[in-house]
Predicted 3D model of a 374-nucleotide RNA (Bacterial RNase P class A) from a Fidelibacterota bacterium. Rfam family: Bacterial RNase P class A. Rfam links the family to the GO terms tRNA processing, ribonuclease P activity and dimeric ribonuclease P complex. The sequence was found by an Rfam model in a public genome assembly. Model confidence (mean pLDDT): 77 of 100.

RNA sequence: UAAAGCCGGCGAAAUGACCGCGUUCGUCCGCCGGAAGGCGGACGGGCGAGGAAAGUCCGAACUCCGCAGAGCAGGAUGCCUUGCAAUCCAAGGAGUCCGUGAGGACUGGAAAGCGCAACAGAGAGCAGACGUCCCUCCGCCCCCCGGCGGAGAGUCAAGGUGAAACGGUGAGGUAAGAGCUCACCAGUUCCGGCGGCAACGCCGGAAGCUCGGCAAGCCCCGUCCGGAGCAACACAAAUAUGAAGGUAGGCCUUGCUCGGGUCAACACCUUCAUGGUAGUGGCUUGAACAGGCCGGCGACGGUCUGUCCAGAUAAAUGGUCAUUGUCCGUCAUCCGGCGGAUAACAGAAUUCGGCUUACGACCGGCUUUAAGCU
Numbered sequence: 001u002a003a004a005g006c007c008g009g010c011g012a013a014a015u016g017a018c019c020g021c022g023u024u025c026g027u028c029c030g031c032c033g034g035a036a037g038g039c040g041g042a043c044g045g046g047c048g049a050g051g052a053a054a055g056u057c058c059g060a061a062c063u064c065c066g067c068a069g070a071g072c073a074g075g076a077u078g079c080c081u082u083g084c085a086a087u088c089c090a091a092g093g094a095g096u097c098c099g100u101g102a103g104g105a106c107u108g109g110a111a112a113g114c115g116c117a118a119c120a121g122a123g124a125g126c127a128g129a130c131g132u133c134c135c136u137c138c139g140c141c142c143c144c145c146g147g148c149g150g151a152g153a154g155u156c157a158a159g160g161u162g163a164a165a166c167g168g169u170g171a172g173g174u175a176a177g178a179g180c181u182c183a184c185c186a187g188u189u190c191c192g193g194c195g196g197c198a199a200c201g202c203c204g205g206a207a208g209c210u211c212g213g214c215a216a217g218c219c220c221c222g223u224c225c226g227g228a229g230c231a232a233c234a235c236a237a238a239u240a241u242g243a244a245g246g247u248a249g250g251c252c253u254u255g256c257u258c259g260g261g262u263c264a265a266c267a268c269c270u271u272c273a274u275g276g277u278a279g280u281g282g283c284u285u286g287a288a289c290a291g292g293c294c295g296g297c298g299a300c301g302g303u304c305u306g307u308c309c310a311g312a313u314a315a316a317u318g319g320u321c322a323u324u325g326u327c328c329g330u331c332a333u334c335c336g337g338c339g340g341a342u343a344a345c346a347g348a349a350u351u352c353g354g355c356u357u358a359c360g361a362c363c364g365g366c367u368u369u370a371a372g373c374u
Base pairs, nucleotide, nucleotide: 001370002369003368004367005366006365007364008363009362010360013324014323015322016321017320018319019318021048022047023046024045025044026043027042028041029040030039031038032037050345054356055355057354058353059352060351061350062229063228064227065226074225075224076223077222078221079093080092081091082090083089094107095106096105097104098103108220109219113218114217115214116213130159132157133154135152136151137150138149139148140147141146167185168184169183170182171181172180186210187209188207189206190205191204192203193202194201195200233281234280235279241273242272243271244270245269246268247267249263250262251261252260253259288307289306290305291304292303293302294301295300325342326341327340328339329338330337331336
């Protein structure tokens, strides 16, 4: 210098002024009210979107419903250890594979059972004979050796096909061959020892044991698992409806008045009930955030100090200007001048912890490989 790998930070860039919106506190004014208080307005102060507020994928808090106990079915999960309130999360490690490398990907069991595999190929899973090879028989050529053709058998050594062909090298062995036998190597299983909390690693021995892939096809094994969600849930106007009582009223009691009794369709008043709309609560102080110190490789934990950081409901969080900063381009020896950009993804709606996905005005750090120079 180039290419690449990994990991971060920031994300209205800062400050000020003016205008505007939501919320909260204070003061004042007006209206309602007996009061408590409520509603409206003015002025002043405080606060006012995100790193993903998103997808709603996982786990919780909180709320309601359900629940003797056990099993089946179903679902989730899957190397080990640790962390966390918890997790399909994170940290550290293990093994296998990929990469020259920095690094990256994957993760129970295929030696329980069933199942699946295009094309090519003789054969694709207790494999297989297409040509070569070997043996036997028959026929032909031929003095013989040998060659050619046919039939049958042997074999998996070499050829060839494939993503994959049932260990490798060498020797013995054989008609030719073959773990058929042996030595060494590789793997597997079992046994023992050592190291490690463990996954697992290292060492030694035994057995010819050589047993392919897919479990994101079924399945087997271990572990875990009630359901619904803030439109949860609680309180609860007005109106409507029902019940009881009363008033006026109808009827009876003697024609009238009073008194008494009775009726309750309609009207009005009072009380109670039903329902759960408007509205209110739930609602934001919390596994909280920032900084320091201590413990830990780390995720994280402990402790001290400080801070309060949106709670709207058709839904506020915006705009303009100035100065400064950052970046880009250009001019210039430098100081600096001029011009431009300052975004994108997106927007709270009960709250947290993760994961995933989307995005770049921008700013960094570490490492690897290659080439050149000193």